[in-house]
Context: one part of a larger RNA
RNA sequence: GCCAGGGAGUUUUUUUGUGUGGCGAGGCUAAUCUUUUUUAAAGAGUAACCGAAGCGAAAGCAAGUGUGAAAGCGCGUUAGUCACAUGGAUCAGACCCGAAGCCAGAUGAUCUAUUCAUGGACAGGAUGAAGUCUCUCGAAAGGGGGAUGGAGGUCCGAACCGGUGUUGUGUACAUGCACUUGGAUGAUCUGUGAAUAGGGGUGAAAUGCCUAUCUAAUUUGGCGAUGGCUGGUUCCUGUUGAAAUAUGCCUUCGUAUAGUCUUAUCUAGCUGGUUUACGGGGUAAAGUACGGAUGGAAUUCGCAGGAUCUAUUGAUUACGGAAUUCUUUCCAACUCAGAACCUGUAAAUUGCUUAAAAUAAGAAACAGGGUGUGUAUGUAAGAUACACUUCCGAGACCGGAACAACGGAGACCAAAGUUAAGGUCCCUAAAAUUAUGCUAAGUGUAACGAAAGGUGUUUUGAACCUGAGACAGUAGGGAUGUAAGCUCAGAAGCAGCUAUCAUUUAAAGAAAGCGUAACAGCUCACCUAUCGAGGUUCGAAGCCCUGAAAAUGGACGGGGCUCAAGCAUAAUACCGAUACUUUGGAGAUGCUCGGUUUGAGCAUUCUGGUAAACAGGCGUCUUUUCUGCGUAGAAGAUUUUUCUAAAGAAAGGUUGGAGCAGGAAGGAACGAGAAUCCUGGU
Numbered sequence: 001g002c003c004a005g006g007g008a009g010u011u012u013u014u015u016u017g018u019g020u021g022g023c024g025a026g027g028c029u030a031a032u033c034u035u036u037u038u039u040a041a042a043g044a045g046u047a048a049c050c051g052a053a054g055c056g057a058a059a060g061c062a063a064g065u066g067u068g069a070a071a072g073c074g075c076g077u078u079a080g081u082c083a084c085a086u087g088g089a090u091c092a093g094a095c096c097c098g099a100a101g102c103c104a105g106a107u108g109a110u111c112u113a114u115u116c117a118u119g120g121a122c123a124g125g126a127u128g129a130a131g132u133c134u135c136u137c138g139a140a141a142g143g144g145g146g147a148u149g150g151a152g153g154u155c156c157g158a159a160c161c162g163g164u165g166u167u168g169u170g171u172a173c174a175u176g177c178a179c180u181u182g183g184a185u186g187a188u189c190u191g192u193g194a195a196u197a198g199g200g201g202u203g204a205a206a207u208g209c210c211u212a213u214c215u216a217a218u219u220u221g222g223c224g225a226u227g228g229c230u231g232g233u234u235c236c237u238g239u240u241g242a243a244a245u246a247u248g249c250c251u252u253c254g255u256a257u258a259g260u261c262u263u264a265u266c267u268a269g270c271u272g273g274u275u276u277a278c279g280g281g282g283u284a285a286a287g288u289a290c291g292g293a294u295g296g297a298a299u300u301c302g303c304a305g306g307a308u309c310u311a312u313u314g315a316u317u318a319c320g321g322a323a324u325u326c327u328u329u330c331c332a333a334c335u336c337a338g339a340a341c342c343u344g345u346a347a348a349u350u351g352c353u354u355a356a357a358a359u360a361a362g363a364a365a366c367a368g369g370g371u372g373u374g375u376a377u378g379u380a381a382g383a384u385a386c387a388c389u390u391c392c393g394a395g396a397c398c399g400g401a402a403c404a405a406c407g408g409a410g411a412c413c414a415a416a417g418u419u420a421a422g423g424u425c426c427c428u429a430a431a432a433u434u435a436u437g438c439u440a441a442g443u444g445u446a447a448c449g450a451a452a453g454g455u456g457u458u459u460u461g462a463a464c465c466u467g468a469g470a471c472a473g474u475a476g477g478g479a480u481g482u483a484a485g486c487u488c489a490g491a492a493g494c495a496g497c498u499a500u501c502a503u504u505u506a507a508a509g510a511a512a513g514c515g516u517a518a519c520a521g522c523u524c525a526c527c528u529a530u531c532g533a534g535g536u537u538c539g540a541a542g543c544c545c546u547g548a549a550a551a552u553g554g555a556c557g558g559g560g561c562u563c564a565a566g567c568a569u570a571a572u573a574c575c576g577a578u579a580c581u582u583u584g585g586a587g588a589u590g591c592u593c594g595g596u597u598u599g600a601g602c603a604u605u606c607u608g609g610u611a612a613a614c615a616g617g618c619g620u621c622u623u624u625u626c627u628g629c630g631u632a633g634a635a636g637a638u639u640u641u642u643c644u645a646a647a648g649a650a651a652g653g654u655u656g657g658a659g660c661a662g663g664a665a666g667g668a669a670c671g672a673g674a675a676u677c678c679u680g681g682u
Base pairs, nucleotide, nucleotide: 001682002681003680004679005678006677011092014089015088016087017086018085019084020083021082022081023080026050027049032044033043034042035041036040054061055060064075065074066073067072095232096231098229102222103221104220105219106218107217113196114195115194116193117192118191119190120189121188122186124156125155126154127152131148132147133146134145135144136143137142160183161182162181165179166178168177169176198214200210201209202208235617236616237615238614239613240612245258246257247256248255249254261362262361263360264359265358267356269352270351272350273349274348275347276346277345278344279343280342281341286335287334291331292330293329295327296326297325298324299323300322301321303320305319306317307316308315309314368392369391370390372388373387374386375385376384377383397408398407399406412585413584414583415582416581417580418579422575423574424573425559426558427557431572433571434570435569436568437567438566444561445560452546453545454544456543457542458541459540460539461538462537463536464535465534473530474529475528476527477526479503480502481501484498485497486496509524512523513522514521586607587606588604589603590602591601592600593599618671620668621667622666623665624664625663626662627661628660629659636655637654638653639652640651641650642649643648
């Protein structure tokens, strides 16, 4: 892991609803006693309890009473009670399993900590304290040398006692093994026997150790401790169907009340949509009439300050300041004006199994989440907090490759057809469909790509030039006064400054570049010839390109696709869902009829569903009673078939070898797949 068996809302007290039944202004016995057929039943027993009258603090009054001057207002003026069944609450372990802990009593020092008593152990080597002897120096105190001697929490290193590093290796019935390494005559190690006990011991002190257990041992009991926390909680079908919000709480994983859900009773009109009439609102967008902000311009004023000149304090001001006008850009806390939209009242229409309200009983829930729209905070966020909406939650099916909440659509069952979203080359159901364009980037066919660029290409607009020859190319000219004047070593079109004229011309600048030390030289502007038809410039739009960066090779879902199988516009077919339609069937609710067990007909914008409420059934064991079956084969096991919406039921075959079933009433230790469930097997 699997299989089998076991395994969780029970019983009592009190109370409150509902259903059924008895009696009924009454209802009912409890303890106890008697009798019998002694598990139990029948009889006696009216003590108590509930009800039949309430109100008031009370006196008290009474279908009323209290308060109040009164009006009025509060509470009353309604059949109960007992039993059984059942839904809640309550007392208890109270659906089951589960703590860490707290307290009391016992048991432990064979491990280990410390202590006591009595014993034991420490190869070998090294160093060489005091003391002693001797030599020597010294007046002495004392010093020095050489021997001898053998001290030490001394040194090296076995036994012995440890356990530093390898973050080596390793789980060996729970700290091992390997290499390395500390102490090793001492505060040393060790045998045996004793002592100290749990808020206590012991501790060279680490919360260490006290029998693999220590920030309070183990064990038994209190004990089924408690748990707002986790997990689990066993057959079927039908009807309805939530919430994740508000407020309070030592409250935030809880709970109470309200809202939302369910069931029952009861009442009778209600208003979801649309339209009309009369109102309410100051948002979006917009605007500048008011308030405020904002860039520019003009005018006026020397006007706080600054600057300049002059300094006797005045003048000027391209600094700055103030006001006005014009104009630009704006505003949650601006609005001259102002939507959509929301909403009040009245009416009409439409719709109603009405919806709905009230009362009683039962809950669940009070961690929510996503899209869209509008806000706040935030650089932003799959962010946080709100409002409205819708969906998921609790919603299957189709599409979106896959994908809780995106698009379509709300699934009673069966069959057939038609569509939605989305698609129609192949994977893959259906068009390589028809028409006209665009794109060359595999752009795209998926989801987003910005500002800024593009002599990519298509469409379109305006202006100008153009057979009196445009634009581009080619050929030729491109001169003279003059090397303009100044400056300069030089300055001649071309360092720089000033001026920028005139002449000849078809045209040619006192020169737009390159160049020289300065000249020279090469081009340009401008003109002519040749050529022969459009050209130049500035916009606008479509598609496309650059902008464009992430880590294994790689993703339009893939293959692949280029007058597309891409993009744009238009058109017609087809495919495509549990949607829609038709037919048949099952159930629910309402109405009508028959009838009182229940059935038939009609209608319905009925029949997805988590938590939850309500309703009806199936099965197991057992009691009473009735009816049955069984050696001509019971139960059980196994297998096949039939029936029912299901739980389930029945029949046949094989096996088996002695009990079993059905109806009607009861009673339950009554249904397993989950609980790191328990026991056994494997």
This is a predicted structure of a 682-nucleotide part of an RNA (large-subunit ribosomal RNA, domain II) from an archaeon. Its mean pLDDT, the model's own confidence on a scale to 100, is 82.